[in-house]
RNA sequence: GGGGACGGGUUGAUGGUCGCCUCCCCGCGGCUUGCCGCGGGGGGGAGGAAAGUCCGAACUCCAGAGGGCAGGGCGCCCCGAUAACAUCGGGGGACCGGGGGGAGCGAUCCCUCCGGGACGGAAAGUGCCACAGAAAACAGACCGCCGAUGGCCCCGGUGAAUAGGGGCACAGGCAACGGUGAAAAGGUGCGGUAAGAGCGCACCGGGCCGAGAGUAAUCGAGGCCGCAUGACAAACCCCGCCCGGAGCAAGGCCGAAUAGGGGCCGAGGUGUCGCCCGCACCGAUCGAGGCCCGGGUAGGCCGCAUUGAGCCCGAGGGCAACCGAGGGCCCAGACAGAUGACCAUCGCCCCGGAACCGGGGUACAGAAUUCGGCUUAUUCCCGUCCCCUGCC
Numbered sequence: 001g002g003g004g005a006c007g008g009g010u011u012g013a014u015g016g017u018c019g020c021c022u023c024c025c026c027g028c029g030g031c032u033u034g035c036c037g038c039g040g041g042g043g044g045g046a047g048g049a050a051a052g053u054c055c056g057a058a059c060u061c062c063a064g065a066g067g068g069c070a071g072g073g074c075g076c077c078c079c080g081a082u083a084a085c086a087u088c089g090g091g092g093g094a095c096c097g098g099g100g101g102g103a104g105c106g107a108u109c110c111c112u113c114c115g116g117g118a119c120g121g122a123a124a125g126u127g128c129c130a131c132a133g134a135a136a137a138c139a140g141a142c143c144g145c146c147g148a149u150g151g152c153c154c155c156g157g158u159g160a161a162u163a164g165g166g167g168c169a170c171a172g173g174c175a176a177c178g179g180u181g182a183a184a185a186g187g188u189g190c191g192g193u194a195a196g197a198g199c200g201c202a203c204c205g206g207g208c209c210g211a212g213a214g215u216a217a218u219c220g221a222g223g224c225c226g227c228a229u230g231a232c233a234a235a236c237c238c239c240g241c242c243c244g245g246a247g248c249a250a251g252g253c254c255g256a257a258u259a260g261g262g263g264c265c266g267a268g269g270u271g272u273c274g275c276c277c278g279c280a281c282c283g284a285u286c287g288a289g290g291c292c293c294g295g296g297u298a299g300g301c302c303g304c305a306u307u308g309a310g311c312c313c314g315a316g317g318g319c320a321a322c323c324g325a326g327g328g329c330c331c332a333g334a335c336a337g338a339u340g341a342c343c344a345u346c347g348c349c350c351c352g353g354a355a356c357c358g359g360g361g362u363a364c365a366g367a368a369u370u371c372g373g374c375u376u377a378u379u380c381c382c383g384u385c386c387c388c389u390g391c392c
Stems, first nucleotide, its partner, number of pairs: 001388009012346007020045012047364001051375002054373005059247004071243005076092006093119001095116009120238002125236002127232001129230001142178001144174003149171002151168005186204006205227001206225004212219002251302004261293005268282004310329004316323002347362007
């Protein structure tokens, strides 16, 4: 100098001009007396994630003796916080990764510090393991090693053979060595062998049992076993525990026009607009027409935004999460539609050159019933730790 992980804070300020949504007040006018129109004044107006809709709740409706299946969620241990939680805090354990120190020829072990995670089960079963590599789970044989045994060839020897010596790498044996990989079926040595191999032995590692310690997870003296069991369960699955269903388009209230439904009256009704006659049409078991009732739809109001697990300050308690006496405040909201635009100055970041100036940039994103979390996106700053590189 660059990068990464984790944690904390932040998500611009002021002024001017022009607007938008919502609430309240005042004046004038109108009427259908609580609404409308015009004018004026005042208050409020996105976020740390409003996002994903992944958890937990409030609230609402439906269902509900009890049990099971299906489906979904959770999963080291102890204590705590919270309305609750797959959330948060504290402490501990096992495992993984990294730094430092030490012991040992080595495999490896010990001590210490930092970081990580949904951390039950991989010896119930199924499935899968890219690329590379010979081989990726009933192991395998590319390079390589051997070729004891069997075979072939040569020498030698013999009456002819056997025996003996040398060679080939044909059958066959092997997996040490090299190479691939995230992972190669224990490792380091010595012996052993034709070459090798837990084949044998010592040590290291591992598995099983386990005195004992601990609230528990777990640790573990000691003993046994040549070692047989790869990784993945945020793949199916198994084990244990938990869970009724739907969601503000929940749900409640008001409710037309038209067309259906029901009841009562009913002999007339309409063309025909003052009345009468005529004519035409409709009409009494199936009822023209009139009145009343009821359900649903369109639409409107509430839920819903002044009272809440609310916001700000905060004595005090607690390692912390968090609780909190007391004081103050009322604070967006829908028509899925407002919350803005421009200018100036300042701030912050980057680039260029000498103070200072010039140029560029100022992210991610946007409420919709409401809260508590988690996750993801993102600007700048600070802190801790680690890695890479350069110089001394």